[in-house]
Molecule: RNase P RNA; transfer RNA
Organism: Alphaproteobacteria bacterium
RNA sequence: UCGGAAAGCCGGAUGGCCGCGCGUCUUCCUUGCGAAGGCGGGAGGAAAGUCCGGGCUUCACGGAAACACGGCGCCGGCUAACGGCCGGGCAGGGCGACCUGACGGAAAGUGCUGCAGAGAUUUAAACCGCCGAUGGCCUUUAAGGCACAGGCAAGGCUGAGAAGGUGCGGUAAGAGCGCACCGCGUCGCUGGCAACAGGGACGGCAAUGGUAAACCCCGCCGGAAGCAAGACCAAAUAGGCGUCCCGCAUGGUGUUUUUCCGCACCGGGGCGCGGGUAGGUUGCUAGAGGUCUGCGGUAACGCAGAUCCCAGAUGAAUGGCUGUCCCCGACAGAACCCGGCUUACAGGCCUUCUGGCUUU
RNA sequence: CGGGAUGUAGCGCAGCCUGGUAGCGCGCCUCGUUCGGGACGAGGAGGGCGGAGGGUCGAAUCCUCUCACCCCGA
Numbered sequence: 001u002c003g004g005a006a007a008g009c010c011g012g013a014u015g016g017c018c019g020c021g022c023g024u025c026u027u028c029c030u031u032g033c034g035a036a037g038g039c040g041g042g043a044g045g046a047a048a049g050u051c052c053g054g055g056c057u058u059c060a061c062g063g064a065a066a067c068a069c070g071g072c073g074c075c076g077g078c079u080a081a082c083g084g085c086c087g088g089g090c091a092g093g094g095c096g097a098c099c100u101g102a103c104g105g106a107a108a109g110u111g112c113u114g115c116a117g118a119g120a121u122u123u124a125a126a127c128c129g130c131c132g133a134u135g136g137c138c139u140u141u142a143a144g145g146c147a148c149a150g151g152c153a154a155g156g157c158u159g160a161g162a163a164g165g166u167g168c169g170g171u172a173a174g175a176g177c178g179c180a181c182c183g184c185g186u187c188g189c190u191g192g193c194a195a196c197a198g199g200g201a202c203g204g205c206a207a208u209g210g211u212a213a214a215c216c217c218c219g220c221c222g223g224a225a226g227c228a229a230g231a232c233c234a235a236a237u238a239g240g241c242g243u244c245c246c247g248c249a250u251g252g253u254g255u256u257u258u259u260c261c262g263c264a265c266c267g268g269g270g271c272g273c274g275g276g277u278a279g280g281u282u283g284c285u286a287g288a289g290g291u292c293u294g295c296g297g298u299a300a301c302g303c304a305g306a307u308c309c310c311a312g313a314u315g316a317a318u319g320g321c322u323g324u325c326c327c328c329g330a331c332a333g334a335a336c337c338c339g340g341c342u343u344a345c346a347g348g349c350c351u352u353c354u355g356g357c358u359u360u
Numbered sequence: 361c362g363g364g365a366u367g368u369a370g371c372g373c374a375g376c377c378u379g380g381u382a383g384c385g386c387g388c389c390u391c392g393u394u395c396g397g398g399a400c401g402a403g404g405a406g407g408g409c410g411g412a413g414g415g416u417c418g419a420a421u422c423c424u425c426u427c428a429c430c431c432c433g434a
Base pairs, nucleotide, nucleotide: 001356002355003354004353005352006351008349009348010347012325013324014323015322016321017320018319020042022040023039024038025037026036027035028034029032044331048342049341051340052339053338054337055336056226057225058224059223069222070221071220072219073218074088075087076086077085078084089103090101091100092099093098104217105216109215110214111211112210113209127156128155129152130151131150134149135148136146137145138144164182165181166180167179168178169177183205184203185202186201187200189198190197191196230282231281232280233279240273241272242271243270244269245268246267251266252265253264254263255262289308290307291306292305293304294303295302296301326329361433362432363431364430366428367427370386371385372384373383380417388404389403390402391401392400410426411425412424413423414422
């Protein structure tokens, strides 16, 4: 100097005037959804998606466990908890810094594996091929020829996948047929809390293709719904119940085929009670809280001390005008709260590391 | 604010659970029939499944993220 990797931070700054909604204090009066004034604070890193985990509330339920269903899944740690985070292992990618990974089990069982292809999970399969040692036939001194019986999975072809790979030997040609290394399996050893790593012995590998983001098996977790949850206060009107008053029945309605008899019920007003609607209050923001310092830990995080109070609306506030400066400002607006993840995002700041080039 | 579903041809829908060929009706085009139109008959075109990524040999279908639209709760 040119590229690259990782971690963190900011998200216009600072004034003036007028407003909006919240809290608090003072004053005033017509004493209430009151007015005026002072003071304090007033959106985000994602407030978003609502994908996980918790608090809180109601409902259900003797406790616990199990079945079903759903989720998670290498190991250790952190945490209130988690599918999150930190550290480690393994696998893949990159020259490297570093990045990525739904990463238990396919040797319990079931299913699927289209098309193509000779052959697709089983005692695998001869389409093109190779051989034809042995046996057969022809010729024959011998050599040889035929490709008939047959042998062969090395090569080609099809396919995502053809059932260990490479090399040497071996053979008629071949083949774990034999051997070495790698892979795989079994057994034990060393290191590590563990995942796992290293090396050893044995096994010739027809033993086990793939798929579990197919069913399933193993281990762990989960009762359900959500602040429009829930709690409280409580009009008018219409029902319900009680009580009092008025009206009165020789009535009306229902039951009965009809009549009679019998049985049941009844109109108006006042007061009170109860449920509950409109409406209002609450839940509502001091909390797994922020900042700083010290200590422990590789880290996530934990402990201790000091200090701070930092939106709380309910038709729903956070706005308008303007001064100065700059690179002229992206994505985007709280609605019960908190911890994460994911997604969107102009531009800028800082630190560490890595590769190339140049110079010394 | 919270909860639940849907997206496939111009329109309305099936297929998705259990992965291999995307189909049905109406509509559209051509031909026949008719004097002409409709109806009817025969034939045909048109979509790669809202978008992106993943796992699989292979995805409309399985998984994750995202976008749009609809419904319910005072």